[in-house]
RNA sequence: CUCAUCGAGAGGGGUUGAGGGAGCGGCCCGAUGACACCCCAGCAACCACCCGGCGCUGCCGCCGGACAGGUGCUAAGUCCGACAGGUGAUCCUGGAAGAUGAG
Numbered sequence: 001c002u003c004a005u006c007g008a009g010a011g012g013g014g015u016u017g018a019g020g021g022a023g024c025g026g027c028c029c030g031a032u033g034a035c036a037c038c039c040c041a042g043c044a045a046c047c048a049c050c051c052g053g054c055g056c057u058g059c060c061g062c063c064g065g066a067c068a069g070g071u072g073c074u075a076a077g078u079c080c081g082a083c084a085g086g087u088g089a090u091c092c093u094g095g096a097a098g099a100u101g102a103g
Stems, first nucleotide, its partner, number of pairs: 001103006011040005019029003024081003041074003046070002050065006078097001083094004
C1' cells in the first nucleotide's frame, strides 16, 4: 500500500503501584489496586494442515465442513461523537480514523 472483517463471544491468580480507555472532546475504569508484565484458563475461526463439492484441471480459484498449529482477543458497539447526506428532536446511512488478519 491492497483486500476482508469489526452490535456476537470469552477471567482467575501473581508482581508492581497511578494512571488508563490510540489521539481531540465527552463519558467511563481505577488504592475495594486500574494500566502494564508473567502464569493458567477461556473465546473466536483470519491464515496453515485435513475432508467434500464445483469451476477447471497445476501444488489454482470459489463454496461448505472439521481441527486448533501461527496470529488475535477476553469492561463498556471500535465506549460515544467528530466529516458528508437525510431528519423536528433524535436517529439512520455512508465516509474518515483506528484495530485485527492475509498478501
This is a predicted structure of a 103-nucleotide RNA (SAM riboswitch aptamer (S box leader)) from a soil metagenome.
The sequence is in RNAcentral, with records from MGnify.
Rfam family: SAM riboswitch aptamer (S box leader). Rfam describes the family as follows. The SAM riboswitch is found upstream of a number of genes which code for proteins involved in methionine or cysteine biosynthesis in Gram-positive bacteria.